[in-house]
A computed fold for a 523-nucleotide part of an RNA from an uncultured bacterium, annotated as small-subunit ribosomal RNA, 5' domain. Model confidence (mean pLDDT): 83 of 100.
Context: one part of a larger RNA
């Protein structure tokens, strides 16, 4: 001097911050990852509009829409926790064999076809999870054919390999009036470049023990192969015998690491909560799949352990996400509000979604502000206490009397955070005109969870607001009853056995103060 503190008493208001350090233990419940109908058949519910009706309904369209399926991004981001790791981890400095969705940017293309399957439809099993057959259907799904400017392979001669379409308008020419054409956006395929992300090698640098001295055999290196996106014992034949190591190899304990935090004049100690960035994990252990990207918290496969269901065959699940329970502990928050703002996915866009994230509620857990009035008032009042009984002391303290009204209480006006985004008009680019898009101006003009909150304004009354430790010395502050080596006090000295400034009470004092005081920690 500080603390992610804890107990014990106390306890006015506010602002800002923090919060399970223990058992990476076990978990009801509700949510935390969706989106796009402008890819696609199609239409369950709802709602519109129609036609029929016995008023129950049927039956149609699909304009707004839109569950479940197909399909296309996301979903490898955020979010959380420190178990594991002493170096496949982190900081700092380098390095090459490398890969890369989306955004930008360059070049070329975007031509003709087929078969299938969910879905619905009809059927069979089954407790339940679900699951199997038949018929039928469409894509930006899935598969050839064509074509190749870059791309790739090569023996340099050749060879190999792509696509998907969707939306808005227009109707000169054509003409079936929109699957012709045109035109704008925007996709798709191939490929070049940047710029971030990522892999991957190397150096040095940070704990503890020698009561731990040798280790190692795919082990050190090489050749061929072969695996990766890529170098490589990363694998595997086959050769060769090297390789670390008292400058501490191995083996052991412990432990995520950094920027930092806390002390301290400093050098140094010690610590790594909050926020950052990195890694590493997601009941346990292992695999691998999709994907640019994971060996993937809320995805799959298997194996243990635990826990639910069941008709006993067989099935579900993983809060170390946000809130919550039990547990354990000396200890740690609403089973809240909101997408208003910042942001992240998806969408042409409106706009969904978001326990990210702004917000609230609860905690004296910490930090900072503010208040508790203000001046006036001796008969030094009554009580307390002490006494040489004379008086001291509490103490101007109160009591009266004057005056203010922050905090709290009541009424009332009431925000910034909002601007994008949307409508209009206008020009400019785009077009063969136009429209359609896109963009510049102008103008109009929604939208606030917090919250009727802050902030202002006015009412009314001293009126709503002091307590904890200590007084022998250290170390700032004393007397008196009461006990009597007992009861009890104490960091240390030590105090108490009949006159105790040390124990217990009280009166008075002294420190801090809406908090004091102990405990534990660390310098």
């Nucleotide at each position: 001097a500080u603390u992610g503190a804890a107990c014990g008493c106390u306890g006015g208001c506010g602002g800002c911050a923090u919060g399970c350090u223990u058992u990476a233990c076990a978990c009801a419940u509700g949510c935390a990852a969706g989106u796009c109908g402008a890819a696609c058949g199609g239409c369950a519910g709802c709602g519109c509009g129609g036609u029929c009706u016995u008023c129950c309904g049927c039956c149609u369209g699909c304009u707004a829409g839109u569950g479940a399926c197909u399909g296309a991004c996301a979903a490898a981001c955020g979010g959380g926790u420190g178990a594991a790791u002493a170096a496949u981890a982190c900081a700092u400095c380098u390095g090459a064999a490398c890969u890369u969705g989306a955004c930008c940017u360059g070049u070329a293309c975007u031509g003709g076809g087929g078969g299938a399957u969910a879905g619905c439809u009809c059927g069979a099993c089954c407790a339940a999870a679900g699951c199997c057959a038949g018929a039928u259907u469409a894509u930006u799904a899935c598969c050839g054919c064509a074509u190749a400017c870059g791309a790739c392979c090569u023996g340099a001669c050749g060879g190999u390999g792509a696509a998907a379409a969707c939306g808005g308008g227009g109707g000169a020419u054509c003409u079936u009036c929109a699957c012709a054409c045109c035109u704008c956006g925007c996709g798709c395929u191939a490929u070049u470049g940047u710029a971030g992300c990522g892999c991957c090698c190397g150096a040095u640098g940070g704990c503890a023990a020698a009561u731990u001295a040798u280790c190692a055999a795919g082990u050190u290196g090489g050749u061929g192969g072969g695996g990766u996106a890529a170098a490589g014992g990363c694998c595997u034949a086959c050769c060769c015998a090297g390789g670390c190591c008292a400058c501490g190899a191995u083996c052991u304990g412990u432990a995520u690491c950094u920027g930092g935090u806390c002390u301290g004049a400093g050098a140094g100690g010690a610590c790594g909560a909050c926020c950052a960035u990195c890694c590493a994990c997601a009941c346990u252990g292992g695999g691998a799949c999709u994907g640019a990207g994971a060996c993937u918290c809320a995805g799959c496969c298997c194996a243990c352990a635990c826990u639910c269901c069941u008709a006993c065959u067989g099935g579900a699940g993983g809060c170390g996400g946000c809130a919550g329970u039990g547990g354990g502990g000396a200890a740690u928050u609403u089973u809240g509000g909101a997408c208003u703002a910042u942001g992240a996915g998806c969408u042409a866009a409106a706009g969904c979604c978001u326990g990210a994230u702004c917000c609230u509620g609860a905690a004296c857990u910490g930090c900072c502000c503010c208040g508790g009035g203000u001046g006036u008032g001796a008969u030094g009042a009554a009580g307390g206490c002490c006494u040489u009984c004379g008086g001291c002391u509490u103490g101007u303290g109160a009591a009266g009397g004057g005056c203010u009204u922050u905090u709290g209480g009541c009424g009332g006006u009431a925000a910034c955070a909002a601007a994008a985004a949307g409508g209009a008009c206008u020009g400019u680019g785009c077009c063969g005109c136009u429209a359609c898009c896109a963009c510049u101006g102008u103008u109009c003009g929604a939208u606030g969870a917090c919250g009727g909150u802050a902030c202002c304004c006015g009412c009314a009354u001293a009126a709503u607001a002091a307590g904890c430790a200590c007084c022998g010395g250290c170390a700032a502050a004393c007397u008196a009853c009461g006990u009597g080596c007992c009861a009890g006090c104490u960091c240390c000295c030590g105090c108490g056995g009949c006159a105790a400034u040390a124990c217990u009470u009280a009166u008075g004092g002294u420190g801090c103060a809406a908090g004091c005081g102990u405990u534990a920690a660390u310098c």